[in-house]
This record gives sequence, C1' cells and structure tokens, in this order.
RNA sequence: CCCUGAUAAAGGCAAACCAUCCGCAAGGGUGGGACGCAAAACUCAAGAGCCCUGAGACGCUUUUCCAGAAAAGGAAUAGGGUCGUUGUACAGGGUAGUCAGUUGCCGGG
Repeated sequence: CCCUGAUAAAGGCAAACCAUCCGCAAGGGUGGGACGCAAAACUCAAGAGCCCUGAGACGCUUUUCCAGAAAAGGAAUAGGGUCGUUGUACAGGGUAGUCAGUUGCCGGG
C1' cells in the first nucleotide's frame, strides 16, 4: 500500500419499547433501555429508494382589463387538453439504522 471481517482485545454507537417535550402526520429532541452495527463515525435529502400530509397539478386557446413605442409581461374570464383523484400526478415535509460519497480503530492475509 492492497484485500478481508472466521476469531480476539480496548473502547464506541444504540432498534423496538417506556417516560416526557415538539410535529396534523411521517418523524424528531432528552432520559431510560438494547435489536443489532466494523464505519450504526462524518457529509449530502437539488442522485436513487422508502414513508407522511394535501385532491388537485401543469400547458394551450377565447374575451376583457392593466401596462408598454413595440415585443415580452400581469390579472380576470370561458373553453378544451395532459397527468392524477384512498400505493403512483404535482407540491411540501420526513428518513443517513435503505443504497451512496469521504475518513478511520483492531485482527487476519
């Protein structure tokens, strides 16, 4: 330096659950508690996945108004289209103990 985690030592973290606080929820903070973890350390939620909340979301066209030299633009109106309507759209949020990136203890080769 590379590969690797069957065994050992020193230490570390802490799922479910319980108490309490925050949140509509997913979930999160603190304390207790250990199912597990060799990266369950650090970074990212604007890479993918999963979860929650809301049933709407996004173009096009008509007419009127605003504004403007014009073009572009804004508001209202009516029509139609696409996707979605109890897992699936779109928007917002959560999760790093789902994958990912970076660094790294000990043992073995």
Molecule: c-di-GMP-I riboswitch aptamer
Organism: Candidatus Auribacterota bacterium